This is a predicted structure of a 74-nucleotide RNA (transfer RNA) from a Candidatus Omnitrophota bacterium.
RNA sequence: GGGCGGUUAGUUCAGCUGGUUAGAAUGCAUGAUUUACAUUCAUGAGGUCACAGGUUCAAGUCCUGUACCGCCCA
Repeated sequence: GGGCGGUUAGUUCAGCUGGUUAGAAUGCAUGAUUUACAUUCAUGAGGUCACAGGUUCAAGUCCUGUACCGCCCA
């Protein structure tokens, strides 16, 4: 330098053919249970969907560029 994949909650990740509330597990907070802790149960908080632009009635999803991470080729 060329090609490919990835970036979504604190962490690990889903999210189908663009469609009407952005989710799961785990972690965290509160409450119940316990003498207490753990476990279990309930409730809750937590998101610039990497960044910028474009297409569209509508974008996490499609297109372009940029950044970062990983793999392959030279």
The sequence was found in a public genome assembly. NCBI's taxonomy places the organism under Bacteria, Pseudomonadati, Candidatus Omnitrophota. Rfam family: tRNA. The family's RNA type in Rfam is transfer RNA.